[in-house]
Context: one part of a larger RNA
RNA sequence: UGACGGGGCCCGCACAAGCGGUGGAGCAUGUGGUUUAAUUCGACGCAACGCGAGAACCUUACCUAGGCUUGACAUGGCCGAGAAAGCCAGGAAACCUUGGCCCCUCUUCGGAGUUCGGUCACAGGUGCUGCAUGGCUGUCGUCAGCUCGUGUCGUGAGAUGUUGGGUUAAGUCCCGCAACGAGCGCAACCCUUGUCACUAGUUACCAGCGGGUUAUGCCGGGCACUCUAGUGAGACUGCCGGUGCCAAACCGGAGGAAGGUGGGGACGACGUCAAGUCAUCAUGGUCCUUACGUCUAGGGCUACACACGUGCUACAAUGGGCGGGACAACGGGUUGCCAAGCCGCAAGGUGGAGCCAAUCCCACAAACCCGUCCUCAGUUCGGAUUGUCGUCUGCAACUCGACGGCAUGAAGCUGGAAUCGCUAGUAAUCGCGGAUCAGCUACGCCGCGGUGAAUACGUUCCCGGGCCUUGUACA
Numbered sequence: 001u002g003a004c005g006g007g008g009c010c011c012g013c014a015c016a017a018g019c020g021g022u023g024g025a026g027c028a029u030g031u032g033g034u035u036u037a038a039u040u041c042g043a044c045g046c047a048a049c050g051c052g053a054g055a056a057c058c059u060u061a062c063c064u065a066g067g068c069u070u071g072a073c074a075u076g077g078c079c080g081a082g083a084a085a086g087c088c089a090g091g092a093a094a095c096c097u098u099g100g101c102c103c104c105u106c107u108u109c110g111g112a113g114u115u116c117g118g119u120c121a122c123a124g125g126u127g128c129u130g131c132a133u134g135g136c137u138g139u140c141g142u143c144a145g146c147u148c149g150u151g152u153c154g155u156g157a158g159a160u161g162u163u164g165g166g167u168u169a170a171g172u173c174c175c176g177c178a179a180c181g182a183g184c185g186c187a188a189c190c191c192u193u194g195u196c197a198c199u200a201g202u203u204a205c206c207a208g209c210g211g212g213u214u215a216u217g218c219c220g221g222g223c224a225c226u227c228u229a230g231u232g233a234g235a236c237u238g239c240c241g242g243u244g245c246c247a248a249a250c251c252g253g254a255g256g257a258a259g260g261u262g263g264g265g266a267c268g269a270c271g272u273c274a275a276g277u278c279a280u281c282a283u284g285g286u287c288c289u290u291a292c293g294u295c296u297a298g299g300g301c302u303a304c305a306c307a308c309g310u311g312c313u314a315c316a317a318u319g320g321g322c323g324g325g326a327c328a329a330c331g332g333g334u335u336g337c338c339a340a341g342c343c344g345c346a347a348g349g350u351g352g353a354g355c356c357a358a359u360c361c362c363a364c365a366a367a368c369c370c371g372u373c374c375u376c377a378g379u380u381c382g383g384a385u386u387g388u389c390g391u392c393u394g395c396a397a398c399u400c401g402a403c404g405g406c407a408u409g410a411a412g413c414u415g416g417a418a419u420c421g422c423u424a425g426u427a428a429u430c431g432c433g434g435a436u437c438a439g440c441u442a443c444g445c446c447g448c449g450g451u452g453a454a455u456a457c458g459u460u461c462c463c464g465g466g467c468c469u470u471g472u473a474c475a
Stems, first nucleotide, its partner, number of pairs: 001475002003472010014459002018422005025313008033304002041052002062299007071122001075121008086101002089097002104113003124288002127286003133282002135277003138273001140271001145184006151160003164175003190265004195233007205222002209220003236259001239253005315415001319374007331362003336355002341350003381412001386407007428451007
């Protein structure tokens, strides 16, 4: 000087207060284990386990079997040839063999381009080492810290500054002070949302005027309103009162759409964990070279006594069924989104209008409201499982797809010890969209809007963290 233990001060959904879960059930998914010819590999407290990652073939790295050896891919040298490809036969295919058709372009005739065959350098490796590395990332932690120059003090390690008194979300600011300044962080500048004005007015909108319809901005028209998207305004403790040291600041108030960082995001200091990744990529070393390379078919990654994590659906009446009625936002669409109509109980089929989209389509939002049935039961709750008949995608749904109809109706009556999330448009709850994608095991992920709470006395305790101080036989 640190680290650790104690003390003081202070924070954080850390506890408490409250709401909803997990742990019990069924299913989905990941992992361990076991099994297997293979069940490819990585990730392992927080910070691995719905993670890398939309596995039928492909992907694919694994296994079995069958092939190739200058190779599936790159560059160059030498030699030879003229195409390569394509069609037929054998084969699971890759590929190989044979036969037939086919027989390159330019040229100054030296050759050049291109392809194939041979040969030599070499290629190739998702083989190993993340404890040789770059890059990227997680985490402490959006915690308020981490340092430097000069000066001063100390023999020195080092200290001071950065400590102290207040204050703040903040090393934020003020005051004091052998310190005076500065840098990386904080904050602000950036994006978005909340208010207003201006500009613009189609594909958006419709107040007033006119036309028209069973009806609809449907038409003429209008640019007011909504909205769209660009420019600006607005919030700064600016104003008032109080407290405070005449400070910083705090408390209350006015005005205001918004008030003390308005809400959200992007943004992550010096460093820590030899944290993660050699399987995104790059790369040192090392290993393989008729194989640890490469091609192909089939299988596997989907196994199943079991254990754990993360979720979905429930156990019902604040509910379930049926009928009717209402209101979103973000997005996506031309090898695409697909309307009306018709067929089918439905998945879907047919059909073909429109749309490169503020125009058309996906697209009926659902919870909600009204009416009605059910009356507390393993039920009109719950939907697993299984049988059967179908639909769609795709070369192909046996291993191993999704969806629909009918039938079947399992466990489950609120879940032990324990444990998680959340402080406001949040939790809870309800649906919608997108990426990946032929299809989909999505209940996942990333977004969007609808409805919309309860509680916080307080900081003694648990966990994590910041500053000061003290002890130490630890570094």

This is a predicted structure of a 475-nucleotide part of an RNA (small-subunit ribosomal RNA, 3' major domain) from a Gemmatimonadota bacterium. Lineage of the source: Bacteria > Pseudomonadati > Gemmatimonadota. Its Rfam family is "Bacterial small subunit ribosomal RNA". Model confidence (mean pLDDT): 83 of 100.